[in-house]
This record gives sequence, structure tokens and C1' cells, in this order.
RNA sequence: GCCCACGUAGCUCAGUCGGUAGAGCACACCCUUGGUAAGGGUGAGGUCGAUGGUUCGAUUCCAUUCGUGGGCA
Repeated sequence: GCCCACGUAGCUCAGUCGGUAGAGCACACCCUUGGUAAGGGUGAGGUCGAUGGUUCGAUUCCAUUCGUGGGCA
């Protein structure tokens, strides 16, 4: 330099033939127990890497760009 993949909650990840985003763990509160652990319930937490475009509507499609990883030279 060229090519490919990935970027979503504190962490690990799902979700996309476009329709106002979820799980597990962690966290807060509650239930259960003589107490702890385990278990159960509820809740909080995200401008879906960034900018722009298409669209009535974009995490999803398109362009550019940043970052991480890999391949080729």
C1' cells in the first nucleotide's frame, strides 16, 4: 500500500430481506433462610464508533472517516 472481518448496556454477546433495541454476568431494591451461599422478582443503565446521504421512517441500505484484529505484498 491492497483486501477482509469486527465496533450495540460496566463486561461478554445477540438482534438486521428497514418499523421507535434484548439476553447473561455485574449493579440497586425486595422475597425466600436462624444466618450465609444459592434461587426468585422488580428496577436502573444504550444518542447501536463518528459524519453525511437515501427514506414517511436507518442499529439495519449507501458514501466517507476513526479504531481494533487478521491476510497478502

A computed fold for a 73-nucleotide RNA from Solimonas variicoloris DSM 15731, annotated as transfer RNA. Lineage of the source: Bacteria > Pseudomonadati > Gammaproteobacteria > Solimonas > Solimonas variicoloris. Model confidence (mean pLDDT): 80 of 100. It matches the Rfam family "tRNA". By type it is a transfer RNA. About the family: Transfer RNA (tRNA) molecules are approximately 80 nucleotides in length.